[in-house]
RNA sequence: GGACCAAAAAGGCAAAACCGUCGAAAGAUGGCGACGCAAAGCUACAGGGGCUAGAAGCUAAAACAGACGAGCUAACGCCAGCCAGCUGCCGGU
Numbered sequence: 001g002g003a004c005c006a007a008a009a010a011g012g013c014a015a016a017a018c019c020g021u022c023g024a025a026a027g028a029u030g031g032c033g034a035c036g037c038a039a040a041g042c043u044a045c046a047g048g049g050g051c052u053a054g055a056a057g058c059u060a061a062a063a064c065a066g067a068c069g070a071g072c073u074a075a076c077g078c079c080a081g082c083c084a085g086c087u088g089c090c091g092g093u
Stems, first nucleotide, its partner, number of pairs: 003093003012037002018031005035081001041086003047083002049079003056073004
């Protein structure tokens, strides 16, 4: 230095729930909390996959108009604690 492993030591992160804020929502963020995590560090324009549907468009509704509402398409939104890419502490083999 590389690969594999994760017992020890020092530590680190922080699920769900609850409260506040932002957001149409998914979700993010702060507090509390700890389910778990050898990368639960970073990356969403390296890639795959997933979630939401405000705007936009389309469809249906006896006909027209308005209002309200339904369905579909779909990310410029979101998720890395789904797979993955990049980087990395201590120690053991």

c-di-GMP-I riboswitch aptamer from Dethiobacter sp., 93 nucleotides, folded computationally. The model forms 95% of the base pairs in the Rfam consensus. NCBI's taxonomy places the organism under Bacteria, Bacillota, Dethiobacterales, Dethiobacteraceae, Dethiobacter. The coordinates come from a structure-prediction model, not an experiment, and the mean pLDDT is 77. It was read from a public genome assembly, where an Rfam model found it.